[in-house]
């Protein structure tokens, strides 16, 4: 340097849910709590999913859903980028 691994040791993070707070919302933050995690550290680059706004089209009219477009969210959805601990070879 690369690869492998929750085998050991020291540790680390924290799902669901509950409380508070914040946001139109998906969600975020703090506390409690552990389902799990070898990057469940960080980054929205590619895909995926979720939320919000707007708009065109159709028989006479209207609405919703879907479609085009825009804005955001999820890093514990996958891929990618990047950094790191221990041990083994």
């Nucleotide at each position: 340097u690369c690869g492998g691994a929750a085998c050991a040791a020291a540790g680390c993070c924290a799902a669901a849910c509950c409380c508070g707070u914040u946001g139109c919302g998906a969600g975020g933050c703090g506390g409690g709590g552990a389902c799990g995690g070898a990057a469940a550290g960080c980054c929205g680059c590619g895909g995926a999913c979720c939320u919000c706004c707007u708009u065109a089209u159709a028989a006479a009219g209207u609405a919703a859903a879907g479609g085009c477009g825009g804005a955001g969210g999820u890093a514990g959805c996958c891929g990618g980028g990047u950094u790191g601990c221990u041990c083994c070879a």